[in-house]
RNA sequence: GGAGUCGGCCAGACAGCCGCCUCGCGCAAGCGGGGAGGAAAGUCCGGGCUCCGCAGGGCAGAGUGCCAGGUAACGCCUGGGCGGCGCGAGCCGACGGAAAGUGCCACAGAAAACAUACCGCCUACCUCUCGCAAGAGAGCGGUAAGGGUGAAAUGGUGCGGUAAGAGCGCACCGCGUCUCUGGCAACAGAGCCGGCAAGGCAAACCCCACUCGGAGCAAGGUCAAAUAGGGAAGCAAUGGCGCGGCCCGUGCCGCUUCCGGGUAGGCCGCUUGAGGUGCGCGGCGACACGCAUCCCAGAUGAAUGGCUGUCCACGACAGAACCCGGCUUAUCGGCCGACUCCACUU
Numbered sequence: 001g002g003a004g005u006c007g008g009c010c011a012g013a014c015a016g017c018c019g020c021c022u023c024g025c026g027c028a029a030g031c032g033g034g035g036a037g038g039a040a041a042g043u044c045c046g047g048g049c050u051c052c053g054c055a056g057g058g059c060a061g062a063g064u065g066c067c068a069g070g071u072a073a074c075g076c077c078u079g080g081g082c083g084g085c086g087c088g089a090g091c092c093g094a095c096g097g098a099a100a101g102u103g104c105c106a107c108a109g110a111a112a113a114c115a116u117a118c119c120g121c122c123u124a125c126c127u128c129u130c131g132c133a134a135g136a137g138a139g140c141g142g143u144a145a146g147g148g149u150g151a152a153a154u155g156g157u158g159c160g161g162u163a164a165g166a167g168c169g170c171a172c173c174g175c176g177u178c179u180c181u182g183g184c185a186a187c188a189g190a191g192c193c194g195g196c197a198a199g200g201c202a203a204a205c206c207c208c209a210c211u212c213g214g215a216g217c218a219a220g221g222u223c224a225a226a227u228a229g230g231g232a233a234g235c236a237a238u239g240g241c242g243c244g245g246c247c248c249g250u251g252c253c254g255c256u257u258c259c260g261g262g263u264a265g266g267c268c269g270c271u272u273g274a275g276g277u278g279c280g281c282g283g284c285g286a287c288a289c290g291c292a293u294c295c296c297a298g299a300u301g302a303a304u305g306g307c308u309g310u311c312c313a314c315g316a317c318a319g320a321a322c323c324c325g326g327c328u329u330a331u332c333g334g335c336c337g338a339c340u341c342c343a344c345u346u
Stems, first nucleotide, its partner, number of pairs: 001342010012311007020035006037317001041328002044326005049216004061212005066080005081095001082093004096207002101205002103201003118147002120143003126139005155173006174196001175194002178191005220268004230259006239253005275294006282287001312315001
């Protein structure tokens, strides 16, 4: 100098004037404070909060799925293991079980999984024919090394072996049981044995382990015009109707007041919180602990804007609506830090 990897940050700046929402002070005029984001987005996970349900357990259903840790919790994050990619810094992975069972594996191919044999290879053994014989041909067969099909073909390479072959035998590699060693563990290494038995698919059913009650701020509460139905007390006429007739008794029907009810509307919920910043301290880290300090939108037709001036690199994606932790997606340009590879110079 070039090419790259990872992590973090900014998101036009400053000033003036006029507005909008909200809080505090003030009788008022007004003054002072605050006023979108890294994603406020998608609503995909997890939690707080609220109401409803719930003795306990099981079934069903859904989700998660290497190990350990972090956290309020998670499908998130951190560290590690294993596999894959990259020369590397690093990146990616639904990454439990296919020796419990069931099922599926298009096309092609003999065969797609209790096996089987298209081309080929073999003719030792057995049978027949020819031949004196050697041998030749046919049959019965053997084989899975080679070819061919396929995404995938019943461990791989080599040597031995054989009629030709074959884990048939042996060595190494791979696979698996057991033991030992290291590690909390996932797992790794070593030894011994087994001797191919065990193709792939679990984002097919299934098995195993763990987690999970439902609904959501239009939750929910409160004040309370109106309306329906209800309760209590009192009053009046001593009235009407029912209890077969009469008397007594009793129920219903009227009016007033109160309670209660809860619609429109108002208020609360509403923003001080698993909070931010700084320092110290524990930890590889995610994160935790301690001290100090700060208050940082809260609307409900719903504010966060407009104009002017100066400057630059001429400004992307996009806007709260109960709150928080994540993930994912969108995004002009720029800055900082750590690291890798290549080339050159000293």

Predicted 3D model of a 346-nucleotide RNA (Bacterial RNase P class A) from a Gammaproteobacteria bacterium. RNAcentral holds the sequence, with entries from ENA. A source record names the gene rnpB. The coordinates come from a structure-prediction model, not an experiment, and the mean pLDDT is 77.